[in-house]
A computed fold for a 97-nucleotide RNA from Celerinatantimonas diazotrophica, annotated as Guanidine-I riboswitch aptamer. Its mean pLDDT, the model's own confidence on a scale to 100, is 86. The sequence was found by an Rfam model in a public genome assembly.

């Protein structure tokens, strides 16, 4: 000095919104209808830079197995999905150091 890997899903959560439950108003032929997420809530979406588990991948030994490493990470404006939004995708982007 250069090349290659630096990874995958799951679970939870911070967060989100309002299709569905339930809450509340109003109406009602008492079957139900409509409205409000500036309604705590279930059901639902959910992190690269949150948590934790599995698995991959590397190493090393006493090797039908057994241990170890898996680093660092500041970050818009806008735009897309999906009922609807969001630390979701666009994105370890655009910059910025």
């Nucleotide at each position: 000095c250069g090349a290659a890997u630096g990874g995958a899903u799951g679970a939870c959560u911070a967060g989100g919104g309002u299709u569905c439950c339930g809450a509340c108003u109003a109406u009602u032929u008492c079957g139900a209808u409509a409205g409000u997420g500036u309604c705590u809530g279930g059901u639902c979406c959910g992190a690269g830079a949150g948590u934790u588990a599995u698995c991959g991948a590397c190493c090393u030994c006493c090797u039908u197995g057994a241990g170890g490493u898996u680093a660092c990470a500041c970050g818009g404006c806008g735009g897309g999905a999906u009922a609807a939004a969001a630390g979701c995708c666009c994105g370890g982007g655009a910059g910025a150091c």